[in-house]
Context: one part of a larger RNA
RNA sequence: CCCUCCUUAAGGAACUCGGCAAAUUCGAUCCGUAACUUCGGGAGAAGGAUCACCCCUGGAGGUGCCCCGGCUUGCCCGGGAAGCUGACGGGGGUCGCAGUGAGCAGGCCCAGGCGACUGUUUAUCAAAACCACAGGUCUCUGCAAAAGCGAAAGCUGACGUAUAGGGGCUGACGCCUGCCCAGUGCCGGAAGGUUAAGGGGAGAGCUUCACGGCUUGAACUGAAGCCCCGGUGAACGGCGGCCGUAACUAUAACGGUCCUAAGGUAGCGAAAUUCCUUGUCGGGUAAGUUCCGACCCGCACGAAAGGCGUAACGAUCUGGGCACUGUCUCGAGGGGGGACCCG
Numbered sequence: 001c002c003c004u005c006c007u008u009a010a011g012g013a014a015c016u017c018g019g020c021a022a023a024u025u026c027g028a029u030c031c032g033u034a035a036c037u038u039c040g041g042g043a044g045a046a047g048g049a050u051c052a053c054c055c056c057u058g059g060a061g062g063u064g065c066c067c068c069g070g071c072u073u074g075c076c077c078g079g080g081a082a083g084c085u086g087a088c089g090g091g092g093g094u095c096g097c098a099g100u101g102a103g104c105a106g107g108c109c110c111a112g113g114c115g116a117c118u119g120u121u122u123a124u125c126a127a128a129a130c131c132a133c134a135g136g137u138c139u140c141u142g143c144a145a146a147a148g149c150g151a152a153a154g155c156u157g158a159c160g161u162a163u164a165g166g167g168g169c170u171g172a173c174g175c176c177u178g179c180c181c182a183g184u185g186c187c188g189g190a191a192g193g194u195u196a197a198g199g200g201g202a203g204a205g206c207u208u209c210a211c212g213g214c215u216u217g218a219a220c221u222g223a224a225g226c227c228c229c230g231g232u233g234a235a236c237g238g239c240g241g242c243c244g245u246a247a248c249u250a251u252a253a254c255g256g257u258c259c260u261a262a263g264g265u266a267g268c269g270a271a272a273u274u275c276c277u278u279g280u281c282g283g284g285u286a287a288g289u290u291c292c293g294a295c296c297c298g299c300a301c302g303a304a305a306g307g308c309g310u311a312a313c314g315a316u317c318u319g320g321g322c323a324c325u326g327u328c329u330c331g332a333g334g335g336g337g338g339a340c341c342c343g
Base pairs, nucleotide, nucleotide: 001338002337003336004335005334006333007332008331010329011328014327019324027051028050029049030048031047036041038172052094053093054092055091056090057089058088061085062084063083066080067079068078069077070076071074095099107322108321109320110319111318112317113316114314115313119131135170136169137168138167139166140165141164147156148155149154173309174308175307176306178239179238180237183236184235185232186231187230188229189228192227193226194225198221199220203216204215205214206213207212240258241257242256243255244254267301268298279295280294281293282292283291
């Protein structure tokens, strides 16, 4: 010096990205417990008190010597009961600094983000807000189902049958989920346009003495598809600009104009989204780029790639507080194991 453990005056987070680590708390009985809430919870909330030993005493329960009664005589049934034991108490006393005397054994609270929850995951740097999840919704599938595996046979689906099975999205619950079908997709559409092989053969070419053969070939006829006509957003997706206007100013309920398929409704909003930005105001601090509450100028929220809330839950993330501490001021002392020295 390194690892590991123990103690430490005064202070008590001043440490640090951050209380990381450590410390505090820790059992049992009793008392007592707030907001909020889906009335279950939150709760071990929080916060308190008590705990050993000796003597006296109460005592449920257990066991049951023995006694009585009964008859169906038995390892029987019913009743009583000494002794022993005894949960849990009541009173008095004793000792220590200390009685869950050692060991084992929650720190707590407030506010917010995300995800409802229990679960699941990167075997070997990530456990989470990821994934899953009940629930919601759309869609396919009538059974030799759809879908999937497989050259096929066949199998799964399923020895199931639409209250079933497959796929997509969303993700408890509560309140909700606006406008656009122009483009793309999907669904529907006995007309029309276009359209392949095939059918059809007007005609043309080559060949033959001829019969004929070979080749080519217009009209017409000919599906799905596409065009076309509709529908459809919990389908892919999208959801404007400029100018003016009110008794100071400012602002613009109002008006004008251009464009669009339609111009973002509710709710939320400097947000896990805000560039400018440490926005502005308020709160908390002596002092706060974080945090909480507001405002709304949303660079670039927004409604199942769901919107906004939400009790409970979380080795989650963020801010604050109490308690507690060697994290620190700022070090120090000690135990064990290394390193090092000698052998």